RNAcentral holds the sequence, with entries from Rfam. A computed fold for a 110-nucleotide RNA from Phototrophicus methaneseepsis, annotated as Glycine riboswitch aptamer.
RNA sequence: CCGCUAUAGCACAGAGAGCGUCAAUUUUGGCCGCCGAAGGGGCAAGCGCUGCGCUGAUUUUGUAGGGCCAGCAGCGUGAAACUCUCAGGCAAAAGGAUGUGCUAUGGUCU
Numbered sequence: 001c002c003g004c005u006a007u008a009g010c011a012c013a014g015a016g017a018g019c020g021u022c023a024a025u026u027u028u029g030g031c032c033g034c035c036g037a038a039g040g041g042g043c044a045a046g047c048g049c050u051g052c053g054c055u056g057a058u059u060u061u062g063u064a065g066g067g068c069c070a071g072c073a074g075c076g077u078g079a080a081a082c083u084c085u086c087a088g089g090c091a092a093a094a095g096g097a098u099g100u101g102c103u104a105u106g107g108u109c110u
Stems, first nucleotide, its partner, number of pairs: 003108011018032001020031004033090003039086001040084003046077007053068003
């Protein structure tokens, strides 16, 4: 230097669902209906720990330690575009997970 990778910036692409209704009059509040792709919460396998059970040397009872891949229970951990709808959103604009490209910085390999 190239490649891979993380973050940031810029450019492009980027879905869904109410221009709902009533007061006020465009900043707000009440009511009804809806959406998931800012953010946030929840969990499956797996993994870890504990208890029980089984096995079990010296050593009869049975214990320590170990093991249980196809034992049981509890707790913890545990991803998403799944789920909840707290937040957010439901004309356009803005925002927008994510993707692509460029640039910068860091990591990694030689």

It matches the Rfam family "Glycine riboswitch aptamer". Rfam 15.1 lists 9,425 matches to the family in 5,228 species.